[in-house]
RNA sequence: AGUGGCGAACGGGUGAGUAACACGUAAGCAAUCUACCUUUAAGUUUGGGAUAACCUUGCCAACGCGGGGCUAAUACCGGAUGUGAUCAGCUUGGCGCAUGUCAGGCUGUUUAAAGGAGCAAUCCGCUUAAAGAUGAGCUUGCGGCCCAUUAUUUAGUUGGCGGGGUAACGGCCCACCAAGACCGCGAUGGGUAGCCGGCCUGAGAGGGUGGACGGCCACAUUGGGACUGAGAUACGGCCCAGACUCCUACGGGAGGCAGCAGUAGGGAAUUUUGCGCAAUGGACGAAAGUCUGACGCAGCACCGCCGGUGAGAAAUAACGGCCUUCGGGUUGUAAACCUCUGUUGAAUGGGAAAAAAGGUAGCAAUAUUUGAUGGUACCAUUCGAGUAAGCACCGGCUAACUACGUGCCAGCAGCCGCGGUAAUACGUAGGGUGCAAGCGUUGUUCGGAAUCACUGGGCGUAAAGAGAGCGUAGGCGGGAUCGUAAGUUAGGAGUUUAAUCCACGGGCUCAACCUGUGGUCGGCUUUUAAUACUGCGGUUCUUGAGUAUGGGAGAGGGCGAUGGAAUUCCAGGUGUAGCGGUGGAAUGCGUAGAUAUCUGGAACAACACCAGUAGCGAAGGCGGUCGCCUGGCCCAAUACUGACGCUGAGGCUCCAAAAGCUAGGGGAGCAAACAGGAUUAGAUACCCUGGUAGUCCUAGCCGUAAACGAUGAACACUAGUUGCUGGAGGAGUCAAUCUUUUCGGUGACGAACCUAACGCAUUAAGUGUUCCGCCUGGGAAGUACGCUCGCAAGAGUGAAACUCAAAGGAAUUGACGGGGGCCCGCACAACCGGUGGAGCAUGUGCUUUAAUUCGAUGCAACGCGAACAACCUUACCUAGGCUUGACAUGGGGGUGAAAUUCUGUACAAAUAUCGACCCUUCCGCAAGGAACACCCUAAACAGGUGCUGCAUGGCUGUCGUCACCUCGUGUCGUGAGAUGUUAGGUUAAGUCCUGCAACGAGCGCAACCCUCGUCCUUAGUUGCUAACAGGUUACGCUGAGAACUCUAAGGAAACUGCCUGGUUUAACCAGAAGGAACGUGGGGAUGACGUCAAAUCCUAAUGGCACUUACGCCUAGGCCUAGACACGUGCUACAAUGGCUCGAACAACAAGCUAAAGCAGUGUGACAAGCUAAUCUCUUAAAACCAGUCUCAGUUCGGAUUGAAGUCUGCAAUUCGACUUCAUGAAGCUGGAAUCGCUAGUAAUCGCGGAUCAGCAUGCCGCGGUGAAUACGUUCCCGGGCCUUGUACACACCGCCCGUCAAGCCAUGAAAGAUGGCAGUACCCGAAGUCGCUUCUCUAACCGCAAGGAAGAGUGCGCCGAAGGUAAGGCUGUUGAUUGGGGCUAAGUCGUAACAAGGUAACC
Repeated sequence: AGUGGCGAACGGGUGAGUAACACGUAAGCAAUCUACCUUUAAGUUUGGGAUAACCUUGCCAACGCGGGGCUAAUACCGGAUGUGAUCAGCUUGGCGCAUGUCAGGCUGUUUAAAGGAGCAAUCCGCUUAAAGAUGAGCUUGCGGCCCAUUAUUUAGUUGGCGGGGUAACGGCCCACCAAGACCGCGAUGGGUAGCCGGCCUGAGAGGGUGGACGGCCACAUUGGGACUGAGAUACGGCCCAGACUCCUACGGGAGGCAGCAGUAGGGAAUUUUGCGCAAUGGACGAAAGUCUGACGCAGCACCGCCGGUGAGAAAUAACGGCCUUCGGGUUGUAAACCUCUGUUGAAUGGGAAAAAAGGUAGCAAUAUUUGAUGGUACCAUUCGAGUAAGCACCGGCUAACUACGUGCCAGCAGCCGCGGUAAUACGUAGGGUGCAAGCGUUGUUCGGAAUCACUGGGCGUAAAGAGAGCGUAGGCGGGAUCGUAAGUUAGGAGUUUAAUCCACGGGCUCAACCUGUGGUCGGCUUUUAAUACUGCGGUUCUUGAGUAUGGGAGAGGGCGAUGGAAUUCCAGGUGUAGCGGUGGAAUGCGUAGAUAUCUGGAACAACACCAGUAGCGAAGGCGGUCGCCUGGCCCAAUACUGACGCUGAGGCUCCAAAAGCUAGGGGAGCAAACAGGAUUAGAUACCCUGGUAGUCCUAGCCGUAAACGAUGAACACUAGUUGCUGGAGGAGUCAAUCUUUUCGGUGACGAACCUAACGCAUUAAGUGUUCCGCCUGGGAAGUACGCUCGCAAGAGUGAAACUCAAAGGAAUUGACGGGGGCCCGCACAACCGGUGGAGCAUGUGCUUUAAUUCGAUGCAACGCGAACAACCUUACCUAGGCUUGACAUGGGGGUGAAAUUCUGUACAAAUAUCGACCCUUCCGCAAGGAACACCCUAAACAGGUGCUGCAUGGCUGUCGUCACCUCGUGUCGUGAGAUGUUAGGUUAAGUCCUGCAACGAGCGCAACCCUCGUCCUUAGUUGCUAACAGGUUACGCUGAGAACUCUAAGGAAACUGCCUGGUUUAACCAGAAGGAACGUGGGGAUGACGUCAAAUCCUAAUGGCACUUACGCCUAGGCCUAGACACGUGCUACAAUGGCUCGAACAACAAGCUAAAGCAGUGUGACAAGCUAAUCUCUUAAAACCAGUCUCAGUUCGGAUUGAAGUCUGCAAUUCGACUUCAUGAAGCUGGAAUCGCUAGUAAUCGCGGAUCAGCAUGCCGCGGUGAAUACGUUCCCGGGCCUUGUACACACCGCCCGUCAAGCCAUGAAAGAUGGCAGUACCCGAAGUCGCUUCUCUAACCGCAAGGAAGAGUGCGCCGAAGGUAAGGCUGUUGAUUGGGGCUAAGUCGUAACAAGGUAACC
């Protein structure tokens, strides 16, 4: 190597297929098989012919294939025997679950075997049979996915008879016969998926899942097939077909890692081509032993779980870091330092258990042998805190905060959201919090989610009751009784592998891990018992339901007839110029006679009043009157049937408003479309004039509505009050009538209960029962596709992608309304006077400029900041200069001065510089010290009218001097909130009164304060002067007086106190009296909670940011003063109520100094009085009045502009002051649209004073003189207050918001087509192979003397048959020019549809 035997069907891998008896569980096989193993019974006889290996020879590239010769067996083949078994017939007994089956007897038929080892005992085998064990096969009940936009499927299909086949039942297969079988309790089809023990989650019920371990199934490159065998339709066997890879000499061959490692590819991602059979297990063997990527070990990976990384002590709380209010705080006992310990680590030495069976040796006792892990675990000694901490987070949810950087950038983000110059949210740092050899992210599952609700939800308005009825299946169902025992309840038995889980123990130093014992619930099967309830069967009952009798009401339905009024039209009469219509008009009609009016006629539709939250009907709906036909309902009293009932998926040739459709009629009025006229920016609308479909009838379709009570049907129960309606009783002088009873219907209110609230409440949205329908965030969308229906319009059914973080309900507080009510205000109205037109002044815008500094911008900026811009102011521009600085603090050095002053020089000045004058104060004996001043110097720092008023304080404006804004306690409400504060009166007022679930209180109102008005007291100078006296040209000038005026202190007075009337008695109002004054006497000061990110960083204060030889400081000149223009606020006018001239009268407030003020027209010079003031000065007030003149004109109005001459202030008057005189003499003749102020000592008008200030006012702040008109009233405009109503607003109507169009992006539907996949149908071809036939070919064993036979093998044929092909279709993807709508997107266009009465109520 070969023959032979056994194994190779185990073990190991994977989850493609499979929705199935595949799996789980429980049963069954009387319909079965089972090698090896165990037990029992009986055997193991006699012969024969070959063939591998081997020898020899040939072909071939290879795989491999032949020829010749020899040989063995437990290989193969005859004969014998038959304990038995098989089959056939007869027969006995038992059992059972229908077919049946078990045991036995008799007769016949068929049917076995193999030897080997050993001296032997004996052992290992072989054959037949029975039984066991194990394993397998088959059958059945029940259980576990999605889609109905899959509703019918099926021809070996369903069953039967007879055969075949199988280990075995069976349409498993075949012939014949019958026409069945499955299905709404989901068939068929499609999609997805291995199933379970278990695992994750959860309180549980459930939900998700099936990786490791264990059980079953299926598969082995894809599909088909058999062989061998006890067992396979066989992962590492065979044959065929297909795809792929490799070899080839082109003829032909080889292959199958979903075994263990490993490679490539794919991917976010997944390990070593390790050691060993030592253990456990398996196969073979008598055994030694061989094989074993099963397995035992090691390696890699934070993939998971477990254990470590030290303990004590240590403060001036060190350094450093970070923060800081600069004091300090924090990191932090933390560290260093000191004392320990020794897990881990390192070194040295020692060193296992796992290994005892078996084997070997031996007569035996007994001896001996075997370790991959591994010199590993572990032990001892030594060293030594040494070698061992990270990650995430710190806005809320959610534990944990600061600084810097950045500046809607960069970025963060689970949701809300953060970031636009002070970010606890970005980035970094410090600190902190959490977890920890992990932490965080991502994905997934469960939970929370009662958010699919069995436990355990809902449907009036949030999503949700079908438009209504009838009714099938189904579900549910009244009282009594008997039976049964299916459900139900209780007990017993069996099963639910092991592992997992739980409890108690044990073992590794602990733990993870391993392990022993025990265990619950639950499922299924079986058995025994119970009988309350349900079911089933029987009997019975009357209350549910129904029938009969007698009454009753009604727009219930259908058909027919008929009536009057109106409108329009036609004819005729009268009659004349308009009619009609509107916010106002026009179109239209009318002199061809309208409208109006009268008479007659025609046609069509609808039925005034009655008429009513009245009636009827299932809903839709139904309305003149009469007749006929007809449905339902209610009441009363009896009789009868005897649960006949309720609901109702599908279904219904049942019904169903309006609109619409078809056919034929009809057509008066009304009226989509359409036309015209208006309105308007436009007006395809609202309004007007016309007008066709339609509205009406007949026949048929459609099948929808905000078809609504937004409330499904039925039954029962649960306080009442009060209407209407239909009956029947009772009471009542049977008449009106009723504190009356009851049944049916229909309203209003209301208790309990319910409800998120609103609300509902015996007609429930309450409490229960039964059944049906429906809902599960908004949009996309009731859309697309598919199907069904329809003539069409369309209806029914009905998604997804994508997108958003909301959409929605009810109620609350505000705000708002072209909503309502009440009230107030110079808000309107009435009256007076202005502005807007002119010239000028002044402020602003714009423009210009080197600069025109800055701020204020609707009311509430604009004669405002500014109660004074020639320089200064001044912040701006140009130019020249300075740099510790013009100013503050402190260090060092110098000088004793410096500065001022005086005089020069340069310069525009600042500045620089010469000279002169000057040589500080204090202490100390002195030396010296201290102070002060200046100069020089270094580093801190100074400085800024630079930015941010959207970082701020403070101050201010405004609503608004409007009458409001709140709180405590109580009460109501789940709550936001309400009440109080609303109501009835009243007030200027939330002022007061009354009432009231409120009672009180606060800030506001009012009052208290100032001032004016009357009186009194006191005081009497600088003020006053009545009486007395004196005096003057004159004068309170003087004596005197204290009366008056006045001054300035204190009081009084006015409070609705009194009267009348009204009201509710009150508050209060009206009127009268009295009074100087009334009803807050006039005026002022006084400004609630808050609003406007209102104004101010340029008054001063201040955080942060930027500047620092400049954005700081000094100086000169310029600018703020410009000017085609526009606006605001004023002055002066336009004239006769005036201008001019002359005369002459009467105020008040306020202010003023040793130098001011004043005086005269002005200036100069001289002289001179008074006054810090009721003393002096300003200080002649003006208008008014008297008289004259002008006489209506661009003037005797008006005064701008310009020229000339001057004055004053000031260093300076050119840019750029005020005033005076003379001259000049512009516009302007009362002002468009529009708009402002004012209610009494007010408007109007007249002058006077003051602040600022050297000078400069038409502005501002004050003062007095003269001194009106009007208010019917609250409709309207504006603003405000209270109550109420609507709201889709809350940045609050300057709100919100819709649609087209335009742009970008995204997903999606349709589409001529194009291109794949899947399953099937029909036909063609038909491999391998089983089966059947085989006349042809071949052949050792047996028979035969032989020929030959028997038998076997092959070949051929046939049926079936995979892959393949053809044909027509089906289902489902991808793609497609173009096209449809949809969604999303800081600032696009056009309008304004909705929200308020949204400006035409909205909606279906």
The RNA shown here (small-subunit ribosomal RNA) has 1404 nucleotides and comes from an uncultured microorganism. Rfam family: Bacterial small subunit ribosomal RNA. The RNAcentral record of the sequence draws on Greengenes. Its mean pLDDT, the model's own confidence on a scale to 100, is 81.